[in-house]
The part of an RNA shown here (large-subunit ribosomal RNA, domain VI) has 241 nucleotides and comes from a Candidatus Nanoarchaeia archaeon.
The coordinates come from a structure-prediction model, not an experiment, and the mean pLDDT is 82.
The full RNA is in RNAcentral, with records from ENA.

Context: one part of a larger RNA
RNA sequence: UGUUCAAUGUCUAACAGGAAGGAUCCUCUAGUACGAAAGGAACGGGGAAUCGGUGCCACUGGUGAUCGGUUAUCUGACAAGGUAGGCCGAGCAGCUACGCACUAAGGGAUAAGUGCUGAAAGCAUCUAAGCACGAAACCCGCCUGGAAAAGAGACACAGAACACCCGUUAUAAGACGGGUUUAAUGGGAACGGGAUGUAAGGACUAAGGUAACGAGGUCUUCAGUCUGCGUUUUCCAACAG
Numbered sequence: 001u002g003u004u005c006a007a008u009g010u011c012u013a014a015c016a017g018g019a020a021g022g023a024u025c026c027u028c029u030a031g032u033a034c035g036a037a038a039g040g041a042a043c044g045g046g047g048a049a050u051c052g053g054u055g056c057c058a059c060u061g062g063u064g065a066u067c068g069g070u071u072a073u074c075u076g077a078c079a080a081g082g083u084a085g086g087c088c089g090a091g092c093a094g095c096u097a098c099g100c101a102c103u104a105a106g107g108g109a110u111a112a113g114u115g116c117u118g119a120a121a122g123c124a125u126c127u128a129a130g131c132a133c134g135a136a137a138c139c140c141g142c143c144u145g146g147a148a149a150a151g152a153g154a155c156a157c158a159g160a161a162c163a164c165c166c167g168u169u170a171u172a173a174g175a176c177g178g179g180u181u182u183a184a185u186g187g188g189a190a191c192g193g194g195a196u197g198u199a200a201g202g203a204c205u206a207a208g209g210u211a212a213c214g215a216g217g218u219c220u221u222c223a224g225u226c227u228g229c230g231u232u233u234u235c236c237a238a239c240a241g
Base pairs, nucleotide, nucleotide: 008156009155010154011153015145016144017143018142021051022050024048025047026046027045028044034039052103053102054101055100056099060097061096062095063094066090067089068088069087070086071084072083073082074081075080092228106140107139108138113133114132115131116130162241164179165178166177167176185237186236187235188233189232190231191230192229193227194226195225196224201220202219203218204217205216208213
């Protein structure tokens, strides 16, 4: 740009893509069939683990904003911090694998092959007419895309699109999803939940020391700090177009 209203939503499916599964072991079948014995199956059923594929984060592990401890040094000291992208302990959400779930059967038409009936050729013959089986290969079944499929499809509804504010359901740009004051979309605040583990200051103690001082301990204190989570609240921004 086209599809002969534009637009929105839900579909169909010509066609396209995929390998989405592969192999193994154990067990029942069965010490059966078979075989003089020695030995010793299969069809079919059940289970397991491994590799590959797809998805997920309740569990376990990793990472992890964050909190705490601590070493050296710097900011005159305390407090609070910086640097060594120091070291160590714990760690929610999210993301992940080392964790978890699923990963067929079946159908159709066939190959080699096996047959039935059966003439040419009074017999025979799976083939010439006709009919039936038969493989991880082929076509469906399963997953994904797919109205620009020019034979350009169907149905429904009725304003839609941009802009603006956002998104840990989305994301390289576009796109996608949510909201736009008749509002909880994002920020702020309050409360709750969660992480860390009891802040500073003060008081009381404390080995030792002539004293000055003094690591550490207890109480104030389940404190302090942080918060990607939840709820509430129009304080701020979704105005103006």